[in-house]
Formats: sequence, structure tokens, C1' cells
RNA sequence: UGUGUUGGUUAGACGAUCGCUGUGUUUAACAGAGGAAAGUCCGGGCUCCACAGGGUAAGAUGCCAGGUAACGCCUGGGCGACGAAAGUCGACGGAAAGUGCCACAGAGAAUAGACCGCCUUCGGGUAAGGGUGAAACGGUGCGGUAAGAGCGCACCGCAUAAUAGGUAACUAUUAUGGCAAGGUAACCCCCAUCUGGAGCAAGACCAAGUAGAAUCUUGAGGUAACUCACAUACGACUCGUAUGCGAUUCGGGUAGGUUGCUUGAGGUAUGCAGUGAUGCAUAUCCCAGAUAGAUGAUCGUCCGCGACAGAACCCGGCUUAUCGACCAACGCAUCUC
Repeated sequence: UGUGUUGGUUAGACGAUCGCUGUGUUUAACAGAGGAAAGUCCGGGCUCCACAGGGUAAGAUGCCAGGUAACGCCUGGGCGACGAAAGUCGACGGAAAGUGCCACAGAGAAUAGACCGCCUUCGGGUAAGGGUGAAACGGUGCGGUAAGAGCGCACCGCAUAAUAGGUAACUAUUAUGGCAAGGUAACCCCCAUCUGGAGCAAGACCAAGUAGAAUCUUGAGGUAACUCACAUACGACUCGUAUGCGAUUCGGGUAGGUUGCUUGAGGUAUGCAGUGAUGCAUAUCCCAGAUAGAUGAUCGUCCGCGACAGAACCCGGCUUAUCGACCAACGCAUCUC
């Protein structure tokens, strides 16, 4: 100097005039869409249903240790894959519990097999070489053999055990064993952990307003307490609990307002602890609450020439879209000193 990777900040700027929404002492003033507000994909807060209980089914997650209100999220580590590297990604428990599947090709696809070959005493032996295939009952080398083969040996692989390190996942070393085990579980399945339902159009209050009808509104036993059966209690089934309230269908009337609604698992700064996510302490700030749905128009100057794009109960994430500008660290290449 160029290029790559990771992380962070920002999201045209300034001035003037008029306009919109909220707060306001209704004067003056102050505040007023995003890093993704998007997707509605996860997790919750909150409200109601019963007091939200047990089990089955169903669904979700899946290495280890931490963080968090919680998570399928985040941080760190392990293993694996990709990359020259910085780094990136992982649907990452179990195939020796079981059932399945592996087309075509090929002799044979897992209790697999002999096509071309090699040897032969012509009876047979063989699976090293070749072929087929995504994959062929370990790999390389040496010995051995009629020719071959873990047949034997060395190293690697695999299995088991011990020792050491580590909280653990796991790693390393040593010893024994010629050695049972093909792949596939985002097939079914097994194992571990987790999960009640519905949702701000939840819910609460005030106002207004008529026109009701039908069915079921428990039954039996017992002196009674109670027992049995039935029904209801917002996903399926079942046990238990509570209740016997009122439930269901048809028809008609009214339908406006207040609240929920923004002070929060909140933001910022500093310090401490920690590799980190984050936590603790102190100080400081209030930062949209619309409801036919609020920030627009005009003018002037500047420049890096403006992308993707508008809150609707709230928050923590993930994923997707995206014009640029700036900052920091790390990797690689080249040049100069």
C1' cells in the first nucleotide's frame, strides 16, 4: 500500500416559515417511529378461564459448563467440516433394544458373494489384482503360500482396561486383544429435559337499549349425613377436585365513552468482579401513546448525494431486506527502511 475477516457507531446535515399529535400554569415551552418498527418464528411479563392438580397422548429441544425472568437465545470450551490464515458453520444423545430403507449398476449391499481373474493332484481352492457402484466384512508394508487371505508380524485403525490432565464434554500415554460391530434416526423408534388453554379484538367500569320463544334445567337409594349415576367447569383422553349453578338453539334491540396505554426484567455514565455473556454498587434521566390511526410542506446552504423502510399492550431474542460514511483489532500478500 492492497485485500480479507470480526466487532462497534451512524442512518443526510444546518437555518427559516407554516402545519400535525401528546403533555402543559392550555401562555410560554417541552417531547414525538427503526436497526431492523418487517416475518409472526421462539421465549416471557400481564389478563381471564378453577384452586391451574396428577397421568397418558401430542409437541419441542438434544456435546459440556455457565448467563438469563425464560428460551429453540447468548457466552466460553470440546469434537467435526470448510478455509492458506484470521475465521465461519454444525439438525452435535443412541445403530450392540427393535422394525424398516440403501434405486440403477453389479456375482454379491449386511446371517452379502464369485463375474473377469490367480492356483490346481482337475476333485477343488482363492478373494490379494480388475470391473460395477454413493458405499463391497479395516489401511500400508514385509513375510508366508500351489495361488492367496490378519494366515503371521510392524505401524495406523478398532475394542476393552488402567494412569495422568480437565468441573465436564474430552485429550494424551500405556497395556491387552487379530478384531464382534456397513450406512441411514430433518425414517419409525429408544433415552434425557421441557410444555394447561386462550389472548389487549385479553380484561375492567360507565352509558344506551329492547322481546322474547323452545329444550334440558338432575335421577335413584337412604330417617338423615351421605352414596351411586349423569351433566358442567374454553385443545384430545383419563383420574381427582369443585359445582348442580344455569347451559344450548332461534329471534330482536343498543353499540358511545373511560380504562387497560406506557416508570420499565428501563436508558446512560462511572467503579468493582469475571476470559466472556453478564452481575453488583453509586449517580443521573423520563425517552411516542395514535384510535378513519400523529412528524408533512416550502425556501436557502452544504455534502459522503441519502438504501431497506412507519410503533398500535410491553419486553428479551432469532431470521430476512439494506445506499453509504467512520472507528478498532486480527490475517495474508507486496514494497521500502